[in-house]
RNA sequence: AGAGUAGAAGUUUGUGCGUUAAGUGUCGGCUGAACGGGGAGUUGUCAGCCGGACGAAAAGGCAUGCACUGUCUUGCGGUACAGGCUUCGCAUCCCGCU
Numbered sequence: 001a002g003a004g005u006a007g008a009a010g011u012u013u014g015u016g017c018g019u020u021a022a023g024u025g026u027c028g029g030c031u032g033a034a035c036g037g038g039g040a041g042u043u044g045u046c047a048g049c050c051g052g053a054c055g056a057a058a059a060g061g062c063a064u065g066c067a068c069u070g071u072c073u074u075g076c077g078g079u080a081c082a083g084g085c086u087u088c089g090c091a092u093c094c095c096g097c098u
Stems, first nucleotide, its partner, number of pairs: 001098002007088010017077003026052008037095004058074006
């Protein structure tokens, strides 16, 4: 000097969930977990719980079809999970490997 992981971001496909607002995002507290092959490991990352503030997009068809309800289609949501593609990739320290 270099290699290598978990994973992260973007994009896309499929199947769902919500659209009667959960979820996502955000702030605080508590608890826990993970972090190249080994060890340590943060004021960084992630998860769970509790609390606070903020906050949204519906439209049409069908069912006797106005209402309620159900369902379908097209949308919408910083929506969930899985697959594809692209990019990035141990905070840091010590050791190891080439």
A computed fold for a 98-nucleotide RNA from a bovine gut metagenome, annotated as THF (Tetrahydrofolate) riboswitch aptamer. The coordinates come from a structure-prediction model, not an experiment, and the mean pLDDT is 75. The RNAcentral record of the sequence draws on MGnify.